[in-house]
C1' cells in the first nucleotide's frame, strides 16, 4: 500500500428480506424472609462508531472517515 471481517443498552450479543430497536446477564424499586441469598413482579438505561447520500421510510442499501482483528504484498 491492497483485500476481507467487526463496531447495536454497563457487559456478551441477536436483529438474515428496508417499516415494532430487542434478549440474556448486570443496575434500581417492590414482594416473599428476622436478615442475606434465591425466586417472583416492575422500572430505568441506546445520537445503532462518525459524516454524507438514496428512499415516503435506513441499524439494514451506496460513498467517505475512524478504531479493532485478520490475510496478502513491499521495505528494512
Nucleotide at each position: 500500500g491492497g483485500g476481507g471481517c467487526u463496531a447495536u443498552a454497563g457487559u456478551u450479543c441477536a436483529g438474515c428480506u428496508g417499516g415494532g430497536a430487542g434478549a440474556a446477564c448486570g443496575u434500581c424499586u417492590c414482594g416473599u424472609u428476622c436478615g442475606c441469598a434465591a425466586c417472583g413482579a416492575g422500572a430505568a438505561g441506546g445520537u445503532c462508531a462518525g459524516g454524507g447520500g438514496u428512499u415516503c421510510g435506513a441499524a439494514u442499501c451506496c460513498c467517505c472517515u475512524u478504531a479493532g482483528c485478520u490475510c496478502c504484498a513491499c521495505a528494512a